[in-house]
């Protein structure tokens, strides 16, 4: 250089093939219960430009185009 594949909360990802729900789960994190203190367990809560710009659409995390990162493979 060319080719696939991936980029979504602190972190790991689900949802993208087939557009329409308040973007969802586990961790972690704060708060209360519980405890002699913490741990666990319980209940609650904050946290997202869905990589960046563009384009089609009444509506785009999701479809197209560009571009940046990042893994394979390939010359």
């Nucleotide at each position: 250089g060319g080719g696939c594949c991936g980029g979504u909360a602190g972190u790991u990802u689900a949802g993208c093939c087939a557009g329409g729900a308040u973007a969802g789960a586990a961790c972690g994190c704060c708060g209360c219960c519980c405890u002699c203190c913490g741990g666990a367990g319980g209940c609650g809560g904050a946290g997202g430009u869905c990589c960046c710009g563009g384009g089609u659409u009444c509506a785009a995390a999701u479809c197209c185009c560009g571009g940046c990162c990042g893994g394979c493979c390939c010359g």
Source information:
The RNA shown here (transfer RNA) has 75 nucleotides and comes from Pyrococcus abyssi GE5. It matches the Rfam family "tRNA". The prediction has a mean pLDDT of 81. The gene name in the source record is tRNA-Arg-CCG-1-1.